[in-house]
Predicted 3D model of a 352-nucleotide part of an RNA (small-subunit ribosomal RNA, central domain) from an uncultured bacterium.
Context: one part of a larger RNA
RNA sequence: CUGGGCGUAAAGGGUGUGUAGGUGGCUAGGUAAGUUAGAUGUGAAAGCCCCGGGCUCAACCUGGGAACUGCGUUUAAUACUGCUUAGCUAGAGUAUUGUAGAGGGUGGCGGAAUUUCCGGUGUAGCGGUGAAAUGCGUAGAUAUCGGAAGGAACACCAGUGGCGAAGGCGGCCACCUGGACAAAUACUGACACUGAGACACGAAAGCGUGGGGAGCGAACAGGAUUAGAUACCCUGGUAGUCCACGCCGUAAACGAUGAGAACUUGCUGUUGGGCGCAUAAAGGCGCUUAGUAGCGAAGCUAACGCGAUUAAGUUCUCCGCCUGGGGAGUACGGCCGCAAGGGUUAAAACUC
Numbered sequence: 001c002u003g004g005g006c007g008u009a010a011a012g013g014g015u016g017u018g019u020a021g022g023u024g025g026c027u028a029g030g031u032a033a034g035u036u037a038g039a040u041g042u043g044a045a046a047g048c049c050c051c052g053g054g055c056u057c058a059a060c061c062u063g064g065g066a067a068c069u070g071c072g073u074u075u076a077a078u079a080c081u082g083c084u085u086a087g088c089u090a091g092a093g094u095a096u097u098g099u100a101g102a103g104g105g106u107g108g109c110g111g112a113a114u115u116u117c118c119g120g121u122g123u124a125g126c127g128g129u130g131a132a133a134u135g136c137g138u139a140g141a142u143a144u145c146g147g148a149a150g151g152a153a154c155a156c157c158a159g160u161g162g163c164g165a166a167g168g169c170g171g172c173c174a175c176c177u178g179g180a181c182a183a184a185u186a187c188u189g190a191c192a193c194u195g196a197g198a199c200a201c202g203a204a205a206g207c208g209u210g211g212g213g214a215g216c217g218a219a220c221a222g223g224a225u226u227a228g229a230u231a232c233c234c235u236g237g238u239a240g241u242c243c244a245c246g247c248c249g250u251a252a253a254c255g256a257u258g259a260g261a262a263c264u265u266g267c268u269g270u271u272g273g274g275c276g277c278a279u280a281a282a283g284g285c286g287c288u289u290a291g292u293a294g295c296g297a298a299g300c301u302a303a304c305g306c307g308a309u310u311a312a313g314u315u316c317u318c319c320g321c322c323u324g325g326g327g328a329g330u331a332c333g334g335c336c337g338c339a340a341g342g343g344u345u346a347a348a349a350c351u352c
Stems, first nucleotide, its partner, number of pairs: 003323004007304002012319001014201004021194003025088007033081002035077008049065006091191001092188004096183004103177007110154001115149007125136002162169002206247006215241002220236004258318006266295012299306002324352003333345004
């Protein structure tokens, strides 16, 4: 390579948009490039294979045949694929009316709590732990009442719930804005799927500049514990955590499960919408549609388990990735980065 694979054994790219490429719905006509069949030319000889012959056999030599799975030309066929023409509406999309939502951005507002400060009351402790101590406190702390400041996060609602491509998103209001879903029609007429590169987004930590700083809190200091204790526990505490702008581009970025499409008994919840039935109203029942969960037929799986519009079942299209362990996601080189004991691409010697 072929093949076989990728939930947990090695293996799904963090996620999307989309270029090239690959793949592509139904009907009819044309064409005949692919495809199929025939003819013909060529496919050197030797060798391989088959049938003979010659050295006493064999190796070896030799005659004939077959084969040379290929290519060119030509004739024909037209199911499928391609190309082309005309059409269709089941894929896809647009319009209309609604619905739900922590989807995103900006600005404003709110209450609880912590902390600090000011004032009142008040007096000897507070705090902390397994027990203590460091620490705070007669310069009046802790506690309690009133006031003020400031930053960060939004209890209950809250859900097995919702939204988002993923990361992720949760107080309230306003503005700007993306997507989804439902119901009926009308329209476009395959406009689609995937997607190497590319581009965009991308938790936390980290970096740059300028702000901010209540609580928490790497580093650090002290107190304990201990044989030691560069820890776990305690008292403090800087960066950081927050904001603006710009970088970084990684995570157990997980459903450890790529995207799209079709098909395959079910049961039970729940969220959004529609229809019908019932009802004084509310609650309810059934059907349907888009999600989201639990259990499970068949089937699959090494097992665990997966299991219908949420498959790891049965298939198709496209992309990514794996190929024994260590060395190593390292070295070297390239590219990216302000830098990072950074990222990305990615070996070998050696060794079992």
The full RNA is in RNAcentral, with records from Greengenes.